Predicted 3D model of a 349-nucleotide part of an RNA (small-subunit ribosomal RNA, central domain) from Limosilactobacillus reuteri subsp. suis. Model confidence (mean pLDDT): 84 of 100. RNAcentral holds the full RNA, with entries from ENA and SILVA.
[in-house]
Context: one part of a larger RNA
């Protein structure tokens, strides 16, 4: 490579947008590049088969094959090209719907801490038990007032919305996407997507702010044989904001994206239609999500199971090929750096 695979054994890029490429709905006419077919030419010789020297080497003859190529002719189902048509895929429109989707600005209450003042007096705090620490310069507690920063109790839910990361007080402005119904419009405009571009938790980096709480490092107290830890008292970076970088995570559903089909049961979110009902509601159907349970199937098993794990099929991309060495070395690219991406071999079992 072929083949076989990728939830857990090696293997789905963290996620999206998208150029090239690959693949692509129904139907009519046409073309004849692919495809199929006929003829002709060509497709070296030897080899194969038969024959001749007593045999062999050697020699002769005919045929077949030569899976291919070229030329001329034909077929038109399929693939491709051209010209039309269609509406179910896709999109637009109209009428509705829900939402912690995003950005910016403003604003609210509880709590913690600090400051001031009053009351008040000897402890407080902390632990398994203690000590370090704080406190007669009046702490802790309690009351009033003030300051500042950060996070948003209840609602809250296998809840909602988002491509993923992620998103939760309230209000406003701007703004993205989704769903349902109608079937008015366009008429295949679609799917995937190597490179590319964009987004991307936390930590970290740069510059300037901010700093209540928490808290790497650090200091002290304990524990212990030791204790560079777990526990305690403090505490700097950081956590927060603005701008720029970094580009990684068990970035997980350890499950790429898309389309169609294939039993049910039971919750829940948002719609639509119908039945019943005075109302509250209840029942049925259907669409889009999100859960649980189970059958056929699949699976090595566990399990999965209309939200599929080749269920049954198709398209496109990514990736895997024994363990270690190693996500290392070297090179290249990116980065301020930290480092990231790409990514071996010797050797060894």
């Nucleotide at each position: 490579u072929u083949g076989g695979g990728c939830g857990u054994a090696a293997a789905g890029c963290g996620a999206g947008c998208g150029c090239a490429g690959g693949c692509g709905g129904u139907u009519g006419c046409u073309u004849a590049g692919g495809u199929c077919u006929g003829a002709u030419g060509u497709g070296g010789a030897a080899a194969c088969u038969c024959g001749g020297c007593u045999u062999a080497a050697c020699c002769g003859a005919a045929g077949a094959a030569g899976u291919g190529c070229a030329u001329c002719g034909g077929a038109a189902a399929c693939c491709g090209g051209g010209c039309g048509a269609c509406u179910u895929g896709a999109g637009u429109g109209c009428a509705g719907a829900a939402g912690a989707g995003g950005a910016c600005a403003g604003u609210g209450g509880a709590a913690c801490u600090c400051c001031a003042u009053g009351u008040g007096u000897a402890g407080c705090g902390g632990u398994g038990g203690a000590a370090u620490g704080c406190g007669u310069a009046g702490a802790u507690a309690u009351a009033u007032g003030g300051a500042a920063g950060a996070a948003c109790a209840c609602c809250a839910g296998u809840c909602c919305g988002g491509a993923a990361g992620g998103c939760g007080g309230c209000u406003g402005u701007c703004u993205g996407g989704u769903c349902u119904g109608c079937a008015a419009c366009u008429g295949a405009c679609g799917c995937u997507g190597a490179g590319g571009c964009u987004c991307g938790a936390a930590a970290g980096c740069a510059u300037g702010g901010g700093u209540a709480g928490c808290g790497a490092a650090c200091a002290g107290g304990a524990u212990u044989a030791g204790a560079u830890a777990c526990c305690c008292u403090g505490g700097u970076a950081g956590u927060c904001c603005a701008u720029g970088c970094c580009g990684u995570a068990a970035a997980c559903g350890a499950u790429g994206a898309g389309u169609g089909c294939u039993a049910g049961g039971u919750g829940u979110u948002g719609g639509a239609g119908g039945g019943u009902u005075u109302c509250c509601g209840c029942c049925c159907u259907u669409c889009a999500g999100u859960g649980c349970c189970u059958g056929u199937u699949c699976u090595a098993a566990c399990g999965c199971a209309u939200u599929a794990a080749u269920g049954c099929a198709c398209u496109c991309c990514g990736c895997c090929u024994g363990g270690g060495g190693a996500g290392u070395a070297c090179g290249a690219c990116c980065g301020c750096a930290a480092g990231g991406u790409u990514g071996a071999a010797a050797c060894u079992c």